Predicted 3D model of a 327-nucleotide part of an RNA (large-subunit ribosomal RNA, domain IV) from a Patescibacteria group bacterium.
Model confidence (mean pLDDT): 85 of 100.

Context: one part of a larger RNA
C1' cells in the first nucleotide's frame, strides 16, 4: 500500500448524481394503544408508550393423590445492564407510473415493459364452423355448438369516452357504365378451274374486379387561420372574412410531454436548475394508439423528514490474508 473486520472524541449527510455503503431501531413476547384515506376488506405489527431476570408469599384451574399448568396481587434479591448470548422489520410525509398476484432479456437491463381480471369490437350455425398445420390422407380447435370457438385493440374499479365517411380499409347494393378468355360470326384476304384449304374478323353475349350508390371510428386515421370589437388600461363574451370532410368537445396541462425555460406566483430552505401547489402563453395532452381520477400494492421513479452512523469533517488504533525483505 491492497482485500476482509473491528474501535473511536467533538459534530451527525457538512460525503455523495444520489445517505451506495455501514449503522441503528428491531422478539412474528405480552399489555396499552393506533391517524389521514378508503372499494368498508384494508391501511395496521400503522405511528406511538410500558413490561420482562430470580426469591418468598397467597390465589385460580385440572387432578383421588403426587404433582402439573395458569396468571393475577403483594414483598424482596442483584447486576451498568433481565427477549442479558445467538437469530430474528427502520419509520413517517408527499408526488409520479403500473390497478392487484404473476412473467420477462440464461451471461450488463426486472421496469413504468409483458400479462392480467374486466371492457369492446370483428369472424364462425357446425353434412369439413371460423381459424391453424398439411401437395394429400389426416390432424388441431372438439369427442366442444354462438353463455361456444377463432382474431384485434384497450387493461381492475369509479365517472366518462366529444366532432369528422372528404382520402384509406371494410361491409352492402338482382340496376347501370368498363372489363379477360370463350361463344358468335356480317364482312373480307390469300390459293385454286372448282370444291376446298387456310386466314383475319364487325355487330352481339361474357365473371370477379374497378367505376357508381350507400353504411361503417373501442376500422387506419384527421380535429383550422386572419382582421376587429366593452365608458382608464388590458382583455375580448361579440362581429367581420378566408378555408375545411370536421375545425379538439370533457377532464388534464412547463406534464415521463414545455423548445423559449432556472417561465411567473406561492411552500419546504440561511440558501432549492430537484421537489410540492397554482397560474395556462399546451414549440408539440386529450379521450379504449383510451382522457381524468382512484383504495390496496411495488428489490420501480422523484422529493422531503425522524431515527442512526468514519459518507463526511480528519484521521487515528487494532486484527487476520496478501504484497514486500529474508531464508
Nucleotide at each position: 500500500c491492497c482485500c476482509u473486520c473491528g474501535u473511536u472524541u467533538a459534530g451527525g449527510a457538512a460525503c455523495u448524481c444520489g445517505g451506495c455503503a455501514a449503522a441503528a431501531c428491531a422478539a412474528u413476547g405480552g399489555c396499552c394503544g393506533u391517524a389521514c384515506c378508503u372499494u368498508c376488506g384494508g391501511u395496521a405489527u400503522a405511528u406511538g408508550g410500558c413490561c420482562u431476570a430470580c426469591c418468598c408469599u397467597g390465589c385460580c384451574u385440572c387432578g383421588c393423590a403426587a404433582g402439573a399448568g395458569g396468571c393475577c396481587a403483594g414483598g424482596g434479591u442483584c447486576g451498568c445492564a433481565g427477549c442479558u448470548a445467538a437469530u430474528g422489520a427502520u419509520c413517517u410525509c408527499a408526488a409520479g407510473c403500473g390497478a392487484c398476484u404473476g412473467u420477462u432479456u440464461a451471461a450488463c437491463a426486472a421496469a413504468a415493459a409483458c400479462u392480467u381480471a374486466g371492457g369492446u369490437c370483428c369472424c364462425u350455425g357446425c353434412u369439413c364452423a371460423a381459424g391453424c398445420c398439411g401437395a394429400a390422407a389426416g390432424g388441431c380447435u372438439a369427442u366442444g355448438u354462438a353463455u361456444a370457438g377463432g382474431g384485434g385493440c384497450u387493461g381492475a374499479u369509479g365517472c366518462c369516452u366529444g366532432g369528422c365517411c372528404a382520402g384509406u380499409g371494410u361491409c352492402a347494393g338482382a340496376a347501370c357504365g368498363u372489363u379477360a378468355a370463350g361463344g358468335g360470326g356480317a364482312g373480307g384476304u390469300g390459293u385454286g378451274a372448282a370444291a376446298g384449304c387456310a386466314c383475319c374478323g364487325a355487330a352481339c353475349u361474357g365473371a370477379a374486379g374497378c367505376g357508381c350508390u350507400g353504411a361503417u371510428g373501442a376500422a387506419c386515421g384527421c380535429c383550422g387561420g386572419c382582421c376587429g370589437u366593452a365608458a382608464c388600461u388590458a382583455u375580448a363574451a361579440c362581429g367581420g372574412u378566408c378555408c375545411u370532410a370536421a375545425g379538439g368537445u370533457a377532464g388534464c396541462g412547463a406534464a415521463a410531454u414545455u423548445c423559449c425555460u432556472u417561465g411567473u406566483c406561492g411552500g419546504g430552505u440561511a440558501a432549492g436548475u430537484u421537489c410540492c401547489g397554482a397560474c395556462c402563453u399546451g414549440c408539440a395532452c386529450g379521450a379504449a394508439u383510451g382522457g381524468c381520477a382512484u383504495a390496496a400494492c411495488g428489490a420501480c421513479u422523484u422529493g422531503a423528514g425522524a431515527a442512526c452512523u468514519c459518507u463526511c469533517u480528519c484521521a487515528a488504533c487494532g486484527a487476520g490474508g496478501g504484497a514486500c525483505u529474508c531464508g